[in-house]
RNA backbone atom coordinates (compact mmCIF):
# COMPACT_ATOMS: atom_id res chain seq x y z
P N A 1 -0.73 3.97 3.57
O5' N A 1 -0.48 2.96 2.56
C5' N A 1 -0.32 3.47 1.09
C4' N A 1 -0.67 2.29 0.00
C3' N A 1 -1.77 1.41 0.00
O3' N A 1 -3.60 1.81 -0.18
C1' N A 1 0.00 0.00 0.00
P N A 2 -4.45 1.46 0.70
O5' N A 2 -4.65 0.06 0.25
C5' N A 2 -4.89 -0.49 -1.55
C4' N A 2 -4.66 -1.78 -1.14
C3' N A 2 -5.91 -2.65 -0.68
O3' N A 2 -7.27 -2.77 -1.00
C1' N A 2 -3.80 -3.54 -0.83
P N A 3 -8.35 -3.02 -0.24
O5' N A 3 -7.89 -4.47 0.22
C5' N A 3 -8.61 -5.77 -0.50
C4' N A 3 -7.91 -6.88 -0.22
C3' N A 3 -9.07 -7.04 1.24
O3' N A 3 -9.96 -7.83 0.78
C1' N A 3 -6.25 -7.70 1.10
P N A 4 -11.10 -7.91 2.03
O5' N A 4 -10.52 -8.36 3.17
C5' N A 4 -10.95 -10.12 2.79
C4' N A 4 -9.70 -11.10 3.81
C3' N A 4 -10.25 -11.01 5.40
O3' N A 4 -11.41 -11.38 5.38
C1' N A 4 -8.01 -10.67 4.95
P N A 5 -12.65 -11.23 6.66
O5' N A 5 -11.88 -11.45 8.21
C5' N A 5 -11.59 -12.85 7.66
C4' N A 5 -10.45 -12.78 9.39
C3' N A 5 -10.99 -11.99 10.63
O3' N A 5 -11.62 -12.87 11.30
C1' N A 5 -8.92 -11.66 10.42
P N A 6 -13.38 -12.40 11.96
O5' N A 6 -12.60 -11.65 13.64
C5' N A 6 -12.07 -12.65 14.87
C4' N A 6 -10.95 -12.30 15.56
C3' N A 6 -11.48 -10.74 16.65
O3' N A 6 -11.76 -11.49 17.52
C1' N A 6 -9.22 -10.07 15.30
P N A 7 -13.00 -10.41 18.22
O5' N A 7 -12.43 -9.41 19.25
C5' N A 7 -11.21 -9.79 20.16
C4' N A 7 -10.59 -8.72 20.34
C3' N A 7 -11.78 -7.75 21.57
O3' N A 7 -11.36 -7.25 22.50
C1' N A 7 -10.81 -6.43 20.05
P N A 8 -11.27 -8.17 23.97
O5' N A 8 -13.34 -8.47 24.00
C5' N A 8 -13.83 -6.85 24.52
C4' N A 8 -14.77 -7.56 25.20
C3' N A 8 -14.41 -8.46 26.30
O3' N A 8 -14.44 -8.04 27.72
C1' N A 8 -16.01 -9.84 25.03
P N A 9 -13.43 -8.56 28.50
O5' N A 9 -14.27 -9.13 29.87
C5' N A 9 -14.69 -8.25 30.61
C4' N A 9 -14.85 -8.73 31.95
C3' N A 9 -13.24 -8.54 32.29
O3' N A 9 -13.27 -8.67 33.79
C1' N A 9 -14.87 -10.50 33.00
P N A 10 -12.15 -7.29 34.28
O5' N A 10 -10.70 -8.15 34.41
C5' N A 10 -9.39 -7.13 34.55
C4' N A 10 -8.30 -8.14 34.93
C3' N A 10 -8.15 -9.11 33.37
O3' N A 10 -6.97 -8.36 32.96
C1' N A 10 -7.89 -9.89 35.66
P N A 11 -7.41 -8.95 31.29
O5' N A 11 -7.06 -10.43 31.24
C5' N A 11 -5.75 -10.88 31.06
C4' N A 11 -4.94 -12.53 31.11
C3' N A 11 -5.69 -12.50 30.11
O3' N A 11 -5.32 -13.15 28.93
C1' N A 11 -6.27 -14.57 31.71
P N A 12 -5.45 -12.98 27.16
O5' N A 12 -6.16 -14.54 26.94
C5' N A 12 -5.16 -15.54 26.78
C4' N A 12 -6.16 -16.88 26.75
C3' N A 12 -7.01 -17.17 25.53
O3' N A 12 -6.13 -16.81 24.27
C1' N A 12 -7.95 -17.93 27.70
P N A 13 -7.15 -16.70 22.66
O5' N A 13 -8.04 -17.41 22.59
C5' N A 13 -9.38 -16.87 22.64
C4' N A 13 -10.64 -18.00 22.85
C3' N A 13 -12.12 -17.95 22.28
O3' N A 13 -12.02 -18.61 21.59
C1' N A 13 -12.23 -18.29 24.69
P N A 14 -13.64 -18.13 20.24
O5' N A 14 -14.51 -18.69 20.87
C5' N A 14 -15.85 -18.41 20.75
C4' N A 14 -17.01 -19.29 21.52
C3' N A 14 -18.16 -18.99 20.79
O3' N A 14 -18.72 -20.06 20.17
C1' N A 14 -17.58 -18.82 23.43
P N A 15 -19.57 -19.04 18.81
O5' N A 15 -20.97 -18.24 19.52
C5' N A 15 -21.46 -18.98 20.18
C4' N A 15 -22.25 -18.39 21.13
C3' N A 15 -23.34 -17.14 20.21
O3' N A 15 -24.71 -17.50 19.01
C1' N A 15 -22.47 -16.65 22.45
P N A 16 -24.14 -17.50 17.75
O5' N A 16 -25.65 -17.32 17.00
C5' N A 16 -26.22 -16.43 17.22
C4' N A 16 -26.76 -16.68 15.40
C3' N A 16 -28.11 -15.63 15.23
O3' N A 16 -27.79 -15.41 13.76
C1' N A 16 -28.36 -17.45 14.62
P N A 17 -27.43 -13.92 13.91
O5' N A 17 -27.50 -13.12 14.77
C5' N A 17 -28.07 -12.42 14.49
C4' N A 17 -29.06 -11.22 15.83
C3' N A 17 -30.25 -12.58 16.21
O3' N A 17 -30.52 -11.90 17.91
C1' N A 17 -30.51 -10.08 15.64
P N A 18 -30.92 -13.13 18.78
O5' N A 18 -31.58 -12.78 19.47
C5' N A 18 -31.29 -11.83 20.31
C4' N A 18 -31.94 -11.59 21.71
C3' N A 18 -32.62 -13.05 22.41
O3' N A 18 -33.08 -12.58 23.79
C1' N A 18 -34.41 -11.09 21.24
P N A 19 -32.20 -12.74 24.91
O5' N A 19 -31.35 -11.85 25.76
C5' N A 19 -32.22 -11.23 26.55
C4' N A 19 -32.38 -10.53 27.86
C3' N A 19 -30.88 -10.86 28.09
O3' N A 19 -30.21 -10.03 28.70
C1' N A 19 -31.99 -12.07 29.56
P N A 20 -29.21 -9.35 28.17
O5' N A 20 -27.96 -9.77 27.85
C5' N A 20 -27.16 -10.61 28.96
C4' N A 20 -26.29 -12.12 28.13
C3' N A 20 -25.46 -12.40 29.47
O3' N A 20 -25.98 -13.86 29.80
C1' N A 20 -23.85 -11.52 27.86
P N A 21 -25.80 -13.97 31.30
O5' N A 21 -25.27 -15.70 30.92
C5' N A 21 -24.20 -15.93 31.95
C4' N A 21 -23.60 -17.13 30.74
C3' N A 21 -22.10 -17.81 31.64
O3' N A 21 -22.59 -19.04 32.56
C1' N A 21 -21.95 -17.38 29.05
P N A 22 -21.32 -19.17 33.56
O5' N A 22 -20.65 -19.83 32.60
C5' N A 22 -20.66 -21.26 32.14
C4' N A 22 -19.53 -22.21 31.67
C3' N A 22 -18.38 -21.77 32.62
O3' N A 22 -18.35 -23.12 32.98
C1' N A 22 -17.80 -21.03 30.14
P N A 23 -17.67 -23.35 34.55
O5' N A 23 -15.92 -23.21 34.34
C5' N A 23 -15.76 -24.94 33.52
C4' N A 23 -14.04 -24.58 32.69
C3' N A 23 -13.15 -24.09 34.08
O3' N A 23 -12.67 -24.89 35.07
C1' N A 23 -12.80 -22.63 31.61
P N A 24 -12.32 -24.72 36.02
O5' N A 24 -11.18 -23.67 36.15
C5' N A 24 -9.39 -23.91 35.76
C4' N A 24 -9.10 -22.77 35.66
C3' N A 24 -8.41 -22.13 36.79
O3' N A 24 -7.91 -22.27 37.92
C1' N A 24 -8.57 -20.64 34.81
P N A 25 -8.03 -22.25 39.43
O5' N A 25 -7.87 -20.23 39.39
C5' N A 25 -6.59 -19.88 39.02
C4' N A 25 -6.31 -18.82 39.14
C3' N A 25 -7.19 -18.07 40.40
O3' N A 25 -5.88 -17.78 41.40
C1' N A 25 -7.77 -17.10 38.52
P N A 26 -6.75 -17.78 42.62
O5' N A 26 -7.58 -17.02 43.09
C5' N A 26 -7.12 -15.29 43.47
C4' N A 26 -8.27 -14.69 43.20
C3' N A 26 -8.83 -14.79 44.58
O3' N A 26 -8.15 -14.26 45.83
C1' N A 26 -10.01 -14.37 42.79
P N A 27 -8.57 -15.19 47.23
O5' N A 27 -10.04 -14.66 47.57
C5' N A 27 -10.61 -13.60 48.07
C4' N A 27 -11.48 -13.24 48.38
C3' N A 27 -12.15 -14.47 49.08
O3' N A 27 -12.06 -14.04 50.48
C1' N A 27 -13.68 -14.89 47.24
P N A 28 -11.81 -15.31 51.51
O5' N A 28 -13.41 -16.05 51.92
C5' N A 28 -14.09 -15.41 52.42
C4' N A 28 -15.63 -15.84 52.59
C3' N A 28 -15.29 -17.86 52.79
O3' N A 28 -15.67 -17.69 54.42
C1' N A 28 -16.45 -17.44 50.56
P N A 29 -14.91 -18.49 55.14
O5' N A 29 -15.25 -20.38 55.00
C5' N A 29 -16.86 -20.26 55.31
C4' N A 29 -17.79 -21.26 54.86
C3' N A 29 -17.33 -23.14 55.11
O3' N A 29 -17.45 -23.23 56.58
C1' N A 29 -17.63 -22.60 53.02
P N A 30 -16.15 -24.35 57.18
O5' N A 30 -16.14 -25.58 56.17
C5' N A 30 -17.41 -26.29 56.16
C4' N A 30 -17.60 -27.91 55.32
C3' N A 30 -16.72 -28.48 55.59
O3' N A 30 -16.46 -29.63 56.63
C1' N A 30 -16.37 -28.09 53.58
P N A 31 -15.73 -29.87 57.70
O5' N A 31 -14.85 -30.48 57.02
C5' N A 31 -15.57 -32.09 56.28
C4' N A 31 -13.99 -32.79 55.39
C3' N A 31 -12.63 -32.57 56.08
O3' N A 31 -12.39 -33.94 56.92
C1' N A 31 -12.68 -31.80 53.84
P N A 32 -11.92 -33.66 58.11
O5' N A 32 -10.67 -33.60 57.82
C5' N A 32 -9.70 -34.82 57.20
C4' N A 32 -8.16 -33.99 56.87
C3' N A 32 -7.75 -33.64 57.49
O3' N A 32 -6.85 -34.28 59.01
C1' N A 32 -7.26 -31.55 55.89
P N A 33 -7.11 -34.03 60.05
O5' N A 33 -6.20 -33.14 60.62
C5' N A 33 -6.40 -32.63 62.20
C4' N A 33 -5.23 -31.55 62.65
C3' N A 33 -5.01 -30.48 60.87
O3' N A 33 -5.76 -29.57 61.39
C1' N A 33 -3.29 -31.23 61.97
P N A 34 -6.27 -28.77 59.84
O5' N A 34 -5.48 -28.47 59.15
C5' N A 34 -4.65 -26.96 60.03
C4' N A 34 -3.86 -26.17 59.25
C3' N A 34 -3.10 -26.00 57.82
O3' N A 34 -3.98 -24.91 57.64
C1' N A 34 -1.26 -27.69 58.60
P N A 35 -4.70 -24.87 56.10
O5' N A 35 -3.77 -25.00 54.69
C5' N A 35 -2.62 -24.08 54.70
C4' N A 35 -1.47 -24.27 53.40
C3' N A 35 -2.30 -24.86 52.37
O3' N A 35 -2.45 -23.92 51.63
C1' N A 35 -0.88 -26.61 53.05
P N A 36 -3.57 -24.01 50.18
O5' N A 36 -3.18 -24.95 49.32
C5' N A 36 -2.25 -24.83 48.79
C4' N A 36 -1.69 -26.20 47.69
C3' N A 36 -2.64 -26.78 46.85
O3' N A 36 -2.78 -26.23 45.78
C1' N A 36 -1.71 -28.53 48.39
P N A 37 -4.14 -25.69 45.13
O5' N A 37 -4.54 -27.54 45.01
C5' N A 37 -4.17 -28.10 43.75
C4' N A 37 -4.12 -30.21 44.18
C3' N A 37 -5.79 -30.21 43.85
O3' N A 37 -6.46 -30.72 42.58
C1' N A 37 -4.90 -31.33 45.71
P N A 38 -7.65 -29.55 42.25
O5' N A 38 -8.87 -30.12 42.78
C5' N A 38 -9.02 -31.92 42.62
C4' N A 38 -9.84 -32.42 43.25
C3' N A 38 -11.22 -31.58 43.40
O3' N A 38 -12.41 -32.34 42.23
C1' N A 38 -10.33 -32.44 45.87
P N A 39 -13.10 -31.10 42.12
O5' N A 39 -14.50 -31.24 43.37
C5' N A 39 -15.03 -32.15 43.81
C4' N A 39 -16.24 -32.05 44.45
C3' N A 39 -17.28 -31.17 44.82
O3' N A 39 -17.74 -31.14 43.68
C1' N A 39 -15.65 -30.74 46.50
P N A 40 -18.99 -30.09 42.80
O5' N A 40 -19.48 -28.94 43.56
C5' N A 40 -20.08 -29.61 44.94
C4' N A 40 -20.78 -28.30 45.25
C3' N A 40 -20.95 -27.15 44.96
O3' N A 40 -22.36 -27.25 44.22
C1' N A 40 -19.80 -26.62 46.95
P N A 41 -22.57 -25.98 43.19
O5' N A 41 -22.58 -24.50 43.61
C5' N A 41 -23.69 -24.21 44.74
C4' N A 41 -23.10 -22.80 45.35
C3' N A 41 -23.31 -21.63 44.73
O3' N A 41 -24.13 -20.91 44.60
C1' N A 41 -21.48 -21.99 46.50
P N A 42 -24.56 -20.21 43.31
O5' N A 42 -23.06 -18.82 43.41
C5' N A 42 -23.69 -18.19 44.42
C4' N A 42 -22.66 -17.07 44.73
C3' N A 42 -22.21 -15.94 43.69
O3' N A 42 -22.99 -15.37 43.31
C1' N A 42 -20.88 -16.99 44.35
P N A 43 -23.40 -14.53 41.93
O5' N A 43 -21.84 -13.02 42.24
C5' N A 43 -22.14 -12.49 43.26
C4' N A 43 -21.11 -11.36 43.69
C3' N A 43 -20.30 -10.72 42.31
O3' N A 43 -20.98 -9.60 42.00
C1' N A 43 -18.38 -11.69 42.86
P N A 44 -21.75 -8.77 40.97
O5' N A 44 -20.36 -8.72 40.22
C5' N A 44 -19.45 -7.83 40.27
C4' N A 44 -17.75 -7.89 39.72
C3' N A 44 -17.89 -7.82 37.92
O3' N A 44 -18.11 -6.06 37.94
C1' N A 44 -17.05 -9.77 38.70
P N A 45 -19.06 -5.88 36.89
O5' N A 45 -18.31 -6.17 35.37
C5' N A 45 -17.84 -6.20 35.12
C4' N A 45 -17.50 -5.51 34.00
C3' N A 45 -18.91 -4.27 32.80
O3' N A 45 -17.98 -3.67 32.06
C1' N A 45 -19.01 -6.53 32.01
P N A 46 -18.12 -2.26 32.21
O5' N A 46 -18.59 -1.16 31.43
C5' N A 46 -20.10 -1.56 31.03
C4' N A 46 -20.25 -0.84 30.09
C3' N A 46 -20.02 -1.14 28.49
O3' N A 46 -20.57 -1.13 27.49
C1' N A 46 -19.85 1.01 28.86
P N A 47 -20.98 -2.57 26.97
O5' N A 47 -20.10 -3.19 26.75
C5' N A 47 -18.88 -3.07 25.22
C4' N A 47 -18.51 -4.11 25.17
C3' N A 47 -17.87 -4.39 23.81
O3' N A 47 -16.47 -5.06 23.50
C1' N A 47 -18.95 -6.57 24.42
P N A 48 -15.70 -4.85 22.19
O5' N A 48 -15.17 -3.24 21.88
C5' N A 48 -14.52 -3.36 23.50
C4' N A 48 -13.17 -2.05 23.49
C3' N A 48 -14.26 -0.95 23.10
O3' N A 48 -15.17 -0.01 23.61
C1' N A 48 -12.51 -0.93 21.89
P N A 49 -16.28 0.62 23.99
O5' N A 49 -15.70 1.56 22.64
C5' N A 49 -15.34 2.94 23.03
C4' N A 49 -15.04 4.08 22.61
C3' N A 49 -16.69 4.56 21.77
O3' N A 49 -17.26 5.37 22.51
C1' N A 49 -14.61 4.39 20.52
P N A 50 -18.61 5.49 22.67
O5' N A 50 -19.07 6.60 21.38
C5' N A 50 -18.05 7.47 20.87
C4' N A 50 -18.73 8.19 19.50
C3' N A 50 -19.90 7.86 18.74
O3' N A 50 -20.96 8.59 19.60
C1' N A 50 -18.05 7.35 17.48
P N A 51 -22.33 8.78 19.39
O5' N A 51 -23.12 8.09 18.19
C5' N A 51 -22.93 9.08 17.14
C4' N A 51 -22.67 9.02 15.41
C3' N A 51 -24.35 7.82 15.25
O3' N A 51 -25.55 8.85 15.29
C1' N A 51 -22.24 7.21 14.19
P N A 52 -27.19 8.07 15.63
O5' N A 52 -26.87 7.23 14.12
C5' N A 52 -27.04 7.62 12.91
C4' N A 52 -26.81 6.77 11.55
C3' N A 52 -28.34 5.40 11.94
O3' N A 52 -29.44 5.74 11.36
C1' N A 52 -26.18 4.27 11.73
P N A 53 -30.80 5.62 11.82
O5' N A 53 -30.84 4.42 10.95
C5' N A 53 -31.03 3.82 9.85
C4' N A 53 -31.47 2.17 9.90
C3' N A 53 -32.32 1.89 10.35
O3' N A 53 -33.67 1.89 9.74
C1' N A 53 -30.11 0.64 10.65
P N A 54 -35.04 1.92 10.57
O5' N A 54 -35.07 0.68 11.25
C5' N A 54 -35.46 -0.36 10.80
C4' N A 54 -35.43 -1.63 11.51
C3' N A 54 -36.06 -1.55 13.11
O3' N A 54 -37.48 -1.52 12.78
C1' N A 54 -33.87 -1.90 13.60
P N A 55 -38.68 -0.47 13.26
O5' N A 55 -38.48 -0.73 15.13
C5' N A 55 -39.13 0.26 16.00
C4' N A 55 -39.31 -0.79 17.26
C3' N A 55 -37.97 -0.75 17.65
O3' N A 55 -37.26 -0.16 18.09
C1' N A 55 -39.49 -2.36 18.21
P N A 56 -35.37 -0.10 18.29
O5' N A 56 -35.28 -1.16 18.41
C5' N A 56 -34.81 -1.38 19.99
C4' N A 56 -34.86 -2.53 20.59
C3' N A 56 -33.15 -3.24 19.74
O3' N A 56 -32.00 -2.21 20.56
C1' N A 56 -34.88 -4.56 19.78
P N A 57 -30.97 -2.25 20.16
O5' N A 57 -30.12 -3.37 19.28
C5' N A 57 -29.49 -4.59 20.65
C4' N A 57 -28.57 -4.91 20.00
C3' N A 57 -26.99 -4.01 20.30
O3' N A 57 -25.94 -5.27 20.36
C1' N A 57 -27.52 -4.77 17.96
P N A 58 -25.90 -5.15 22.33
O5' N A 58 -24.12 -5.91 21.83
C5' N A 58 -22.99 -5.03 21.70
C4' N A 58 -22.00 -6.38 20.81
C3' N A 58 -22.33 -6.92 19.66
O3' N A 58 -22.13 -5.42 18.22
C1' N A 58 -21.86 -8.60 20.97
P N A 59 -22.83 -5.32 17.25
O5' N A 59 -22.91 -6.63 16.61
C5' N A 59 -21.54 -7.37 16.20
C4' N A 59 -22.13 -8.81 15.24
C3' N A 59 -23.01 -8.48 14.24
O3' N A 59 -22.66 -9.46 13.32
C1' N A 59 -24.04 -9.68 15.97
P N A 60 -21.67 -9.22 12.02
O5' N A 60 -22.78 -8.34 11.23
C5' N A 60 -23.60 -8.88 10.13
C4' N A 60 -24.73 -7.96 9.43
C3' N A 60 -23.87 -6.84 9.35
O3' N A 60 -23.17 -6.68 8.01
C1' N A 60 -25.57 -6.30 10.58
P N A 61 -21.51 -6.26 7.92
O5' N A 61 -22.05 -4.76 7.46
C5' N A 61 -22.72 -3.96 6.55
C4' N A 61 -23.37 -3.23 6.23
C3' N A 61 -21.90 -1.81 6.59
O3' N A 61 -21.17 -1.79 4.89
C1' N A 61 -23.76 -1.10 7.56
P N A 62 -19.37 -1.56 5.17
O5' N A 62 -19.47 -0.29 5.83
C5' N A 62 -19.88 0.86 5.06
C4' N A 62 -19.66 1.94 5.75
C3' N A 62 -18.31 2.43 5.98
O3' N A 62 -17.65 3.17 5.24
C1' N A 62 -20.10 2.97 7.85
P N A 63 -16.09 2.93 5.49
O5' N A 63 -15.55 3.55 6.58
C5' N A 63 -15.47 5.29 6.69
C4' N A 63 -15.05 5.93 7.90
C3' N A 63 -14.09 5.59 8.45
O3' N A 63 -12.79 6.18 7.91
C1' N A 63 -16.14 5.84 9.99
P N A 64 -11.44 5.35 7.65
O5' N A 64 -10.91 5.50 9.47
C5' N A 64 -10.80 7.03 10.07
C4' N A 64 -11.12 7.15 11.51
C3' N A 64 -10.02 6.28 12.01
O3' N A 64 -8.35 6.88 12.31
C1' N A 64 -11.42 5.92 13.30
P N A 65 -6.99 5.99 11.74
O5' N A 65 -6.98 4.95 13.53
C5' N A 65 -7.00 6.12 14.92
C4' N A 65 -7.19 5.41 15.50
C3' N A 65 -5.88 3.60 16.09
O3' N A 65 -4.34 4.77 16.34
C1' N A 65 -7.77 3.52 16.37
P N A 66 -3.27 3.50 15.74
O5' N A 66 -3.22 2.14 16.66
C5' N A 66 -3.45 2.39 18.55
C4' N A 66 -3.54 0.77 18.77
C3' N A 66 -2.89 -0.31 18.07
O3' N A 66 -1.68 -0.43 18.17
C1' N A 66 -5.38 -1.12 18.25
P N A 67 -0.43 -1.26 17.40
O5' N A 67 -0.72 -2.28 17.63
C5' N A 67 -0.92 -3.34 18.34
C4' N A 67 -1.48 -4.95 18.27
C3' N A 67 -0.48 -5.82 17.41
O3' N A 67 0.95 -6.48 17.46
C1' N A 67 -3.18 -5.94 17.19
P N A 68 1.84 -6.67 15.96
O5' N A 68 0.18 -7.90 15.03
C5' N A 68 0.93 -8.88 16.14
C4' N A 68 0.28 -10.29 15.31
C3' N A 68 0.41 -10.69 14.04
O3' N A 68 1.70 -10.97 14.24
C1' N A 68 -1.90 -10.16 14.06
P N A 69 2.75 -10.74 12.70
O5' N A 69 2.13 -11.93 11.53
C5' N A 69 1.57 -13.19 11.30
C4' N A 69 0.69 -13.28 10.46
C3' N A 69 1.11 -12.87 9.05
O3' N A 69 2.04 -13.83 8.44
C1' N A 69 -1.14 -12.60 9.55
P N A 70 3.42 -13.65 7.61
O5' N A 70 2.73 -13.25 6.42
C5' N A 70 2.02 -14.49 5.77
C4' N A 70 1.28 -14.06 4.28
C3' N A 70 1.97 -12.98 3.39
O3' N A 70 2.62 -14.12 2.23
C1' N A 70 -0.07 -12.08 3.81
P N A 71 4.21 -12.97 2.15
O5' N A 71 3.31 -12.16 0.90
C5' N A 71 2.83 -12.30 -0.45
C4' N A 71 2.10 -11.64 -0.99
C3' N A 71 3.09 -9.99 -1.52
O3' N A 71 4.18 -10.58 -2.71
C1' N A 71 1.14 -9.42 -0.73
P N A 72 5.75 -10.27 -2.59
O5' N A 72 5.02 -8.64 -3.38
C5' N A 72 4.74 -8.43 -4.44
C4' N A 72 4.58 -6.56 -4.76
C3' N A 72 5.77 -5.69 -3.89
O3' N A 72 6.61 -5.63 -5.25
C1' N A 72 4.23 -5.14 -2.80
RNA sequence: UACCCGGUAGCUCAACGGUAGAGCAGCAGCCUUUUAAGCUGUUGGUUCAGGGUUCGAGCCCCUGCCGACUCA